Two RNAs folded together computationally: RNase P RNA and transfer RNA, 528 nucleotides in total. Its mean pLDDT, the model's own confidence on a scale to 100, is 75. It holds a member of the Rfam family "Bacterial RNase P class A". It is annotated as a ribozyme.

RNA sequence: AGAGUCAGUCGGAUGGUCGCCCCAAUCCAUUGGGGAGGAAAGUCCGGACUCCACAGGGCAAGGGCGCCCCGAUAACGUCGGGGGCGUCCCGAUACGUCGGGACGACGGACAGUGCCACAGAGAACAGACCGCCGACGUCUGCCGCAAGAGAGUUCAUCGGUUCAAGAGAUUAGAGAGGUCAUGCCGUUCAUGAACCCGUGAACUUAUGAACUUUAUGAACUCUCUUGCGGCAGACGGGCAAGGGUGAAACGGUGCGGUAAGAGCGCACCGCGUCGCUGGUAACAGAGACGGCAAGGCAAACCCCGCCCGGAGCAAGGUCAGAUAGAAGGCGUUGACGCUGCCCGCCGAGCCUUCGGGUAGACCGCUUGAGGUGUCGAGCAAUCGGCAUCCCAGAGAGAUGACCAUCGUCCCGUUCGGGAUACAGAAUCCGGCUUACAGACUUACUCUUCUG
RNA sequence: GGGCUCGUAGCUCAGGUGGUUAGAGCGCCACACUGAUAAUGUGGAGGCCGGUGGUUCGAGUCCACCCGGGCCCACCA
Numbered sequence: 001a002g003a004g005u006c007a008g009u010c011g012g013a014u015g016g017u018c019g020c021c022c023c024a025a026u027c028c029a030u031u032g033g034g035g036a037g038g039a040a041a042g043u044c045c046g047g048a049c050u051c052c053a054c055a056g057g058g059c060a061a062g063g064g065c066g067c068c069c070c071g072a073u074a075a076c077g078u079c080g081g082g083g084g085c086g087u088c089c090c091g092a093u094a095c096g097u098c099g100g101g102a103c104g105a106c107g108g109a110c111a112g113u114g115c116c117a118c119a120g121a122g123a124a125c126a127g128a129c130c131g132c133c134g135a136c137g138u139c140u141g142c143c144g145c146a147a148g149a150g151a152g153u154u155c156a157u158c159g160g161u162u163c164a165a166g167a168g169a170u171u172a173g174a175g176a177g178g179u180c181a182u183g184c185c186g187u188u189c190a191u192g193a194a195c196c197c198g199u200g201a202a203c204u205u206a207u208g209a210a211c212u213u214u215a216u217g218a219a220c221u222c223u224c225u226u227g228c229g230g231c232a233g234a235c236g237g238g239c240a241a242g243g244g245u246g247a248a249a250c251g252g253u254g255c256g257g258u259a260a261g262a263g264c265g266c267a268c269c270g271c272g273u274c275g276c277u278g279g280u281a282a283c284a285g286a287g288a289c290g291g292c293a294a295g296g297c298a299a300a301c302c303c304c305g306c307c308c309g310g311a312g313c314a315a316g317g318u319c320a321g322a323u324a325g326a327a328g329g330c331g332u333u334g335a336c337g338c339u340g341c342c343c344g345c346c347g348a349g350c351c352u353u354c355g356g357g358u359a360g361a362c363c364g365c366u367u368g369a370g371g372u373g374u375c376g377a378g379c380a381a382u383c384g385g386c387a388u389c390c391c392a393g394a395g396a397g398a399u400g401a402c403c404a405u406c407g408u409c410c411c412g413u414u415c416g417g418g419a420u421a422c423a424g425a426a427u428c429c430g431g432c433u434u435a436c437a438g439a440c441u442u443a444c445u446c447u448u449c450u451g
Numbered sequence: 452g453g454g455c456u457c458g459u460a461g462c463u464c465a466g467g468u469g470g471u472u473a474g475a476g477c478g479c480c481a482c483a484c485u486g487a488u489a490a491u492g493u494g495g496a497g498g499c500c501g502g503u504g505g506u507u508c509g510a511g512u513c514c515a516c517c518c519g520g521g522c523c524c525a526c527c528a
C1' cells in the first nucleotide's frame, strides 16, 4: 500500500419552483411551526397501557429459558465486565504440553424409557468373517524308539519216516511158468505126504544221508497292538494384536509377557469413585483407590433448576344515530368469567346458527423508561446532575414532484451520459433477527513493497 | 395493525416416535383395441418435499431465520 473478516458511526448536501398532511394564530387573504427509519420490516422475546376479581390458593397440563460470578435495566431469551469448559486454526515444544486467536442453542446420557438404518462376524452387559496360535482335548497320516503278540525263512537239538550198507534173531513156501516176491492166477499131478532149490519182507541195534509234523532255542524279515517322542493335517478349543465394515467397534501409546494374545502386568495419558486443596462459583490441581464397567443422540420423550394468568389499541371508554328479530343449547342445584380439576370470588345472563342496522364524532393518541448539549460516576453496559427543545400521527390515505450546483460510483470520443443502497410510521418503548450501494474509524488476519 | 394457519408431481392429497429408492387418485405420454374417437387394457415419464442455515451418522420429518399463500377481527340491538 492492497485485500478480507468482525465491531461501531454515518448512510447524500445546498438552493429554487409547485404541491400534500397535522398544529397554532387569524383581519378568512394568508402567515408561522413540524412532517419516516436504522431497520419504520419479521411479529421472535420483554415491558408500559387497557379490560377480564387491580390477578387469588392447591394440583395437573402447557409454553419458554439453560456453563459460572458480578453488574446494568421497568423487564427480558437483552446488554456489559470477568472467568470456566469444549471445538477449530496458528506458533512453540522436552511430544507430556504451553502461548495466542476465532467460534460455541455450553444444565443432565450411573433417574428412567427409547433410537442407532445400510454395511458388517459383532451396534451396547456385543462379536469372530479373513486372520493369529496349536497350549489343552479327540482323531488321522508319516517317521523314530521301546515292549508284547503273530506269521514266514534259515540254522541247531530232540523226535518221526525212508533209504544204504553191516550185524543178529525168527519165520512161510510140492514143481514149472506169470508176478519183485509170499499170497493169488494158470498149468501138471487122483489125493496126501516128503525132499530139494531159491528168494523176499517184517523185527532188534549202531552209523550215515534225505525228508519232515510237532516241540525247544537262536538269527533275520513282515504284520498287528500298546506306550513315548517328533512332524503334518482336521475338528473342538484359545485370542482379539492385525485386516475388513461402519458416523461410531467396549480405553490410547510403549515395554514386558504369552502357544498366540489380551489391563494379563508395568510406565505415561485418558476415564470413574472417594475424600483433600485452591476458587464465591463454573471448574481446576495433586493424591489414594479402581484394571476400564462408563459409546452417541435430550434442536427424542424426559429429569433438574428458573420464569410465565389471559386477551390485545380492531384493547378499552364517552356521545350520537339506525334497526327486527328467530331457532337450538347451557344456567340461581350458580351458567359465563378467573383457559383443565378442586377451593375461593362474582352474580344473570351466556354460547352457536340464521337474519337486521350503522360504517359517525371524540378520548385512548403521542411529554416519553423523550431528544440535544455539557459536566460527573463507572473498564463498560449504563446511571446521575444541569441547561435547553417539543420533534409526524391520521381517513388504515400525507411525508412528494421537477430544476440547478456539488459529493460518490460506473462508462466512454475529457467533456458528456448514466446511476445514487435497503426500505417507508399506525398505541408506545427496550431488545433480537433479517435486508442494506457506499463512506469513515478501530481491531485482527493475509499478500506485496521499502527501511 | 393484531391473531391463527398452510406450503410434498400439472391438480387434489398421504407420508406413526428421523432410516436405505417419498407414495395414491385424477391428469400427461406411448402402445393395443376401433373405420375414427370415447371408454377399457398394458407400459412409462414426471418431485430434491417453498428457500437458507444448523442439530444429527443420516432431515420431507427436529430447531432457527427468511419467502409465499389462505382465514379471522369493528360497533348497535
Stems, first nucleotide, its partner, number of pairs: 001447005007441004012406007020035006037422001041433002044431005049312004056343004062308005067083006084106001085104008107303002112301002114297003129243002131239003136236022159212006167204002172199001175187001177185002251269006270292001271290004276285003316363004325354006337345002356527003370389008407420006452524007461477004470508001479495005501517005